Molecule: transfer RNA
Organism: Candidatus Woesearchaeota archaeon
RNA sequence: GGGCCCGUAGUCUAGUGGCUAUGACGUCUCUUUGACGUGGAGAAGGUCCCCAGUUCGAAUCUGGGCGGGCCCA
Numbered sequence: 001g002g003g004c005c006c007g008u009a010g011u012c013u014a015g016u017g018g019c020u021a022u023g024a025c026g027u028c029u030c031u032u033u034g035a036c037g038u039g040g041a042g043a044a045g046g047u048c049c050c051c052a053g054u055u056c057g058a059a060u061c062u063g064g065g066c067g068g069g070c071c072c073a
Stems, first nucleotide, its partner, number of pairs: 001072007010025003018056001027043005049065005
């Protein structure tokens, strides 16, 4: 320098155009226990990497940028 793939909550992850986005772990509250842990109930936490475009509508499609991984030179 060229090609391909990926970027979603603190971490991992589902969602491939249609209600202000799913689940697990973690965190917080309540409950259970003599207490801790486990179990049960609930809550908070997201500019969906950034900018622009297409569209009635974009996490999703297109272009550019940034970051990461793999391969080739």